[in-house]
Molecule: FMN riboswitch aptamer (RFN element)
Organism: pig gut metagenome
RNA sequence: UUCGGGGCGGAGUGAAAUUCUCCACCGGCGGUGAAAGUCCGCGAGCCUUUUGGGUUGAACCGGUGCAAUUCCGGUACCGACGGUAUAGUCCGGAUGAAAGAA
Numbered sequence: 001u002u003c004g005g006g007g008c009g010g011a012g013u014g015a016a017a018u019u020c021u022c023c024a025c026c027g028g029c030g031g032u033g034a035a036a037g038u039c040c041g042c043g044a045g046c047c048u049u050u051u052g053g054g055u056u057g058a059a060c061c062g063g064u065g066c067a068a069u070u071c072c073g074g075u076a077c078c079g080a081c082g083g084u085a086u087a088g089u090c091c092g093g094a095u096g097a098a099a100g101a102a
Stems, first nucleotide, its partner, number of pairs: 001102003009023004024089002026079002028042004037077002045055004059075005081092003
């Protein structure tokens, strides 16, 4: 210097919902003997007395294997703040910042 986050499609109710209900869809960065949204850590977000500190979600069972909470099969679960009919997926701070990568 450059790069650096994805996702509401269908149906229903309603005056109004991509926000509710049913089905659907998505998964940042580094590490870990083997590939991870749910292991270990980091970033973002939020709080704060701001070179810093704090806080911060969620997984089990079976199989293969020397080795996998990472693969395969099955069934689950989680997702900042503000706005709006109650939002992981819409709009906004953000043409921002950053873990990091080249």